Molecule: transfer RNA
Organism: Echeneis naucrates
RNA sequence: GCUGCUGUGGCUUAGCUGGUCAAAGCACCUGCCUCAUAAACAGGAGAUUGUGGGUUCAAAUCCCAGCAGUGCCU
Numbered sequence: 001g002c003u004g005c006u007g008u009g010g011c012u013u014a015g016c017u018g019g020u021c022a023a024a025g026c027a028c029c030u031g032c033c034u035c036a037u038a039a040a041c042a043g044g045a046g047a048u049u050g051u052g053g054g055u056u057c058a059a060a061u062c063c064c065a066g067c068a069g070u071g072c073c074u
Base pairs, nucleotide, nucleotide: 001073003071004070005069006068007067010026011025012024013023019057028044029043030042031041051065052064053063054062
């Protein structure tokens, strides 16, 4: 340089057939329980989906550009 893939809470992922609050586990906070801690149980905060633009009534999802990571080829 060419080409493919990936990018979604602090971490790991789901959702990509466009549609009505972006979901789950772990972690974190509070309560409950306990002599105490953990576990269990109840509740809570945290993302507007890596960036910019476009299409659409409506975009995490489709299109374009560029960014980062990674694989293959040279």